RNA sequence: AGAGUUUGAUCGUGGCUCAGGACGAACGCUGGCGGCGCGCCUAAUGCAUGCAAGUCGAGCGGUCCCGAUGGCUUCGGCUGUCGGGAUAGCGGCAGACGGCUGAGUAACACGUGGGUAACCAACCCUUGGGUGGGAGAUAACCCGGGGAAACCCGGGCUAAUACCGCAUACGAUCGGUGCACCCAAGUGCACCGAUGAAAGGCUUCGGCCGCCCGAGGACGGGCCUGCGGCCUAUCAGGUAGUUGGUAGGGUAAUGGCCUACCAAGCCGACGACGGGUAGCCGGUGUGAGAGCACGAUCGGCCAGAGGGGGACUGAGACACGGCCCCCACUCCUACGGGAGGCAGCAGCAGGGAAUCUUGCGCAAUGGGCGAAAGCCUGACGCAGCGACGCCGCGUGGGGGAAGAAGGCCUGCGGGUCGUAAACCCCUUUUCUGAGGGAAGAGGAAGGACGGUACCUCAGGAAUAAGCCUCGGCUAACUACGUGCCAGCAGCCGCGGUAAGACGUAGGAGGCGAGCGUUGUCCGGAUUUACUGGGCGUAAAGGGCGCGUAGGCGGCGGAGUGGGUCCGUGAUGAAAUCGUCCGGCUCAACCGGGCGGCUGUUACGGAAACUACUCCGCUUGAGGGCAGAAGAGGAGAGUGGAAUUCCCGGUGUAGCGGUGAAAUGCGUAGAUAUCGGGAGGAACACCAGUGGCGAAGGCGGCUCUCUGGGCUGCCCCUGACGCUGAGGCGCGAAAGCGUGGGGAGCAAACCGGAUUAGAUACCCGGGUAGUCCACGCCCUAAACGAUGGACGCUAGGUAUGGGGGGUAUCGACCCUCCCCGUGCCGAAGCUUACGCAUUAAGCGUCCCGCCUGGGAAGUACGGUCGCAAGACUAAAACUCAAAGGAAUUGACGGGGGCCCGCACAAGCAGCGGAGCGUGUGGUUUAAUUCGAUGCUAAGCGAAGAACCUUACCAGGGCUUGACAUGCCGGUGGUACCCCCACCGAAAGGAGGGGGGACCCUUCGGGGAGCCGGCACAGGUGCUGCAUGGCUGUCGUCAGCUCGUGCCGUGAGGUGUUGGGUUAAGUCCCGCAACGAGCGCAACCCCUGUCGCUAGUUGCUCUCUCUAGCGAGACUGCCCCGUAACGCGGGGAGGAAGGUGGGGAUGACGUCAAGUCAGCAUGGCCCUUACGCCCUGGGCUACACACACGCUACAAUGGGUAGGACAACGGGUAGCCACACCGCGAGGUGGAGCCAAUCCCUCAAACCUACCCCCAGUUGGGAUUGCAGGCUGCAACCCGCCUGCAUGAACGCGGAGUUGCUAGUAACCGCAGGUCAGCCCUACUGCGGUGAAUACGUUCCCGGGCCUUGUACACACCGCCCGUCACGUCAUGGGAGCCGGCAACGCCUGAAGUCGCUGGGCCAACCCGCAAGGGAAGCAGGCGCCGAGGGCGGGGUCGGUGACUGGGACGAAGUCGUAACAAGGUAACCA
Repeated sequence: AGAGUUUGAUCGUGGCUCAGGACGAACGCUGGCGGCGCGCCUAAUGCAUGCAAGUCGAGCGGUCCCGAUGGCUUCGGCUGUCGGGAUAGCGGCAGACGGCUGAGUAACACGUGGGUAACCAACCCUUGGGUGGGAGAUAACCCGGGGAAACCCGGGCUAAUACCGCAUACGAUCGGUGCACCCAAGUGCACCGAUGAAAGGCUUCGGCCGCCCGAGGACGGGCCUGCGGCCUAUCAGGUAGUUGGUAGGGUAAUGGCCUACCAAGCCGACGACGGGUAGCCGGUGUGAGAGCACGAUCGGCCAGAGGGGGACUGAGACACGGCCCCCACUCCUACGGGAGGCAGCAGCAGGGAAUCUUGCGCAAUGGGCGAAAGCCUGACGCAGCGACGCCGCGUGGGGGAAGAAGGCCUGCGGGUCGUAAACCCCUUUUCUGAGGGAAGAGGAAGGACGGUACCUCAGGAAUAAGCCUCGGCUAACUACGUGCCAGCAGCCGCGGUAAGACGUAGGAGGCGAGCGUUGUCCGGAUUUACUGGGCGUAAAGGGCGCGUAGGCGGCGGAGUGGGUCCGUGAUGAAAUCGUCCGGCUCAACCGGGCGGCUGUUACGGAAACUACUCCGCUUGAGGGCAGAAGAGGAGAGUGGAAUUCCCGGUGUAGCGGUGAAAUGCGUAGAUAUCGGGAGGAACACCAGUGGCGAAGGCGGCUCUCUGGGCUGCCCCUGACGCUGAGGCGCGAAAGCGUGGGGAGCAAACCGGAUUAGAUACCCGGGUAGUCCACGCCCUAAACGAUGGACGCUAGGUAUGGGGGGUAUCGACCCUCCCCGUGCCGAAGCUUACGCAUUAAGCGUCCCGCCUGGGAAGUACGGUCGCAAGACUAAAACUCAAAGGAAUUGACGGGGGCCCGCACAAGCAGCGGAGCGUGUGGUUUAAUUCGAUGCUAAGCGAAGAACCUUACCAGGGCUUGACAUGCCGGUGGUACCCCCACCGAAAGGAGGGGGGACCCUUCGGGGAGCCGGCACAGGUGCUGCAUGGCUGUCGUCAGCUCGUGCCGUGAGGUGUUGGGUUAAGUCCCGCAACGAGCGCAACCCCUGUCGCUAGUUGCUCUCUCUAGCGAGACUGCCCCGUAACGCGGGGAGGAAGGUGGGGAUGACGUCAAGUCAGCAUGGCCCUUACGCCCUGGGCUACACACACGCUACAAUGGGUAGGACAACGGGUAGCCACACCGCGAGGUGGAGCCAAUCCCUCAAACCUACCCCCAGUUGGGAUUGCAGGCUGCAACCCGCCUGCAUGAACGCGGAGUUGCUAGUAACCGCAGGUCAGCCCUACUGCGGUGAAUACGUUCCCGGGCCUUGUACACACCGCCCGUCACGUCAUGGGAGCCGGCAACGCCUGAAGUCGCUGGGCCAACCCGCAAGGGAAGCAGGCGCCGAGGGCGGGGUCGGUGACUGGGACGAAGUCGUAACAAGGUAACCA
């Protein structure tokens, strides 16, 4: 620091995803040790049990016990004194700290800085003064009583540091007066008056500890305040103690905190009020930082203590382990009543993915009480459990093979695990055992941890390794299994029979007592952009204007000092963080120093910028005067052309309409034409690339009213400006309301066509509407898809308006300035396209808007509207993209140019018939397999009766029909012959005879054969694993490369362009210059000539044969052209512009074809999927297709006679000739290894005759009989011959094929395969020998250029909507259920406060007393008041028959909307 993923590729946009770090974690697998930390994030759910706050006898009276010692004694005991111990009660202090938790709280709760002249303060410190004298009670205790209990009541006695008067009292409080300071009620000083205190205990008698009134300090708090830190405007208005005042109450204290009265304020877009969420901070995590997220442990603050309310006590509480009340819950109960509150420590239940011991100790630190000893302390110190985290250590170290065994892989050679192991040597951290043994404790003793840390010794390599991953990102690869299955997956994506992606194994990579996974946060993400983004086309400029708040703002001067900057001070707690040093063996951890904590604030200073105040200026802005342009707006009027309608005339059979038609109109007279009239709407030409307006928009002419802009003069004002959230106004078309109007046009609708359908496109009609007035609606692809303003930054050209100069008689011309509207272009910008003084350039200011696609501009809510609907505007869910520009292709019912028997022109066919062959289908035991549009189908087959043969049935063989190696055996062996059994054969089971080969050292060995082991064999599968070969586009003219240049890049250029060609053939031009594979040529055949040679018959020019040459090159002439290329014509020539034909097939395409020609990876079979044999099948047959043959006849058929080829083949062969046979053929047999002999008489053709248009003397299918040939064998299933039989068929629908010259057509001949042949096929050969091409519009295929594209598997593409099915989330919905916060009324506990207080009442007062008074208590009443009830609303959620759309889901239905002019251009409202 980046990477993967949209595409065929590219650039940019953009989202998703990954690599990093972190965690109070959890889960899976695994687990040796230690140190230091951390450990209910959920139910602020409920809690058994124990413990967590007491202490003081030196405050007090009792009581009990012990010891000592008196008195009395009935000897039981009673009663004193002293000392010690214990402690229920009274009293004091502490229980407001410590500990826990995060529910609530959006608040002065917190943080930070201030204020308090508005305050408190127990204990502590300093300091001044005081502590005199009295009084009355009451717990305990005793007696009596009530109750189940908790507890309570009555009577009686008593103490105090408990309580109460009195006295005294300072600087205290209050009132008054005066002075000084000051910021308000404050402070200080002086005087007068009034008011207010106290407690004692102990003592070693020194004193100590207390107590009271003041002052000050310290620690701690209360209150107020500036600033700061969440989301939501689909919460916009909120507020009645509300805001302020006066008076009072209340408090330690200000305050509307509370009450009464008065006023009507107060808060709010700088976000009040409401809703949601949340304890805040120091800090923590991350990050380069800015930020973002978080707020465990530790520390500070706040809040809470089952839910809610309340006060009491007190220095302090509205009080976790106090009280009262209400509620819920739990427990006890004798039913009358009671008790309780772990969010203290431990523990239990529950919830949950999940979070510990009912441990030890007060030894340390700290706290409470005490004079102290001491007591208490689940604070704390320790230990236990948990790899939860961080840190450290170990599981051994060295040696040890060209490398054991074993595993895995293997091109079988080997490779790898791997020095790894074994084995040898060594060590002992850890472990086990044994011994010693701390610090932590300030002067002695006292240690929970702990016999721990640590040290020593002994033993022994022992006690100790796993987890994840290995397709890319991302480090690490093979084998097997599996076969879109099982599964994986963070994203892209893997799995369809060779999977480095699944599972397992081997190996490898990573980390290591851990490793992975999940969740969450930050990062990467400059993907909310302050640092640091954008808005023409990717998401994004508001439809346009006016303008409010706000933001921003020209030049000069002066002042001030808010912002800003500098200095100094204060603060920013500690911890954390950085750094240095130090302590535990290191580290984690801990201690110390320094730094930092980016902040806030006070004081002092600076004055450039900004701000404010004042003065001035003119260039911004505005005004004045003069001038000119314009479809700018509103109203009123007016004109002609045209359409339609009406009237009349002329006139007659049609008109109209279309691709073609029809509906329609017309003999009741249309259309056409002439005249007259009515009415509505729109304004031809001018007209423009033009003008005006802010936009929408504005078009005949005239008048009236009216807005804006421009030019000139440079006269006036003096910054008056720009922008503009809200707001207000305008706003095409359609639409709505009321009333009018209505010619034409025309949604809907009705017809006619088209069509598979046609609710469309086309045609005939036609209503709203279009028009007017008034009122609404408020949208648009309202677009320049480009907000407004200002300044700056080359030009060229055109045009509209105005002005200046120049020129002229003048218009024009030329030139300059300003404003507007276009085009082209520099720099610059941009992903590119493009923009470019009318910016998308360079800058400033302000507004609006964007943040992946879909869901969705939708739902809900709100506002507006008569409605339609508009504005505002989500989420669940879902996808790994969606999208922009450009590139290369491909494609188009886009364009241009050009080819091809592509069409056209022409000839002959096919498609109909019969037959042959092939194929599909069907059948079958099998009909073996493959080939399947063109490019399968007379194809693999250039020869299926057996064989072939791969198929089927049956019978057999198992080292095999065939190869190689090894082992054993065999010696008259291999091999041959004969006999003979079973059998269809193969094969099985025997007998007899003959009889080898090679080497040899003469033993033997090899070969052969037999048996066995390895192995053979497979036409079994995969042509989607392959080689090779082939088809096709296509003999088409293309396909590329190097260097250079252009482009960010894909890529382009070259190869495009102008000509030309059969051709990327050649020429010219050109940022290209060259080159390669193709084209052409070189090769073969053929056409002319020459030379040479030649056998087969004697000769030989020739012919022929086969070898070498010549010839043709646009070479020559004319014309065309700028030139060159090239074309047209001509001469010569056998041949002329490639002479004709062949061979030759670029880069590539079709996963084209072939595993069955062959080869070959992998898989499969192994007495069978191998091999042999017999028979059958491949020859089936209701059909369909393809390719052919023969025909349908007279240009013919038949008979007879006659003529002329070439290519080829031949010894297991071709076979002359002769004879036999009607013939196929047979017999005999010459010649020929072939220019010699044979196949071999070619046929069409010619001549003559017959036939006479007929299903025939056409046609020959089919069938019968009789023969011939091949072959082991012609039944299935061959060919041929003769005789007989004589079928369909009379020229072939839609459609379709071949061919451009020695071609088509017609005619025969030969050959391969082959025993024979189903050959009418195929490959060749020659004979006879045409017609036609105007032309390139159309069909098909192709080439080049260009254009559009949403295609790239590339149009056989892509893709839309309804419907049907499944799944999911969601809106509406009669309603139903619940939560929350308010409101109104009723009721109203505890309790404070107020009033009352006839009952009760010791202290003080009066009184001798009785009694009275004062103060007070109970009780009563009232305000408030938690809660409860009733009621109507609000808001949020759940659920709901049914319903709406939505998303998603390999192969459903219907159509074809969009993308190519997508076949009606598309799109917006």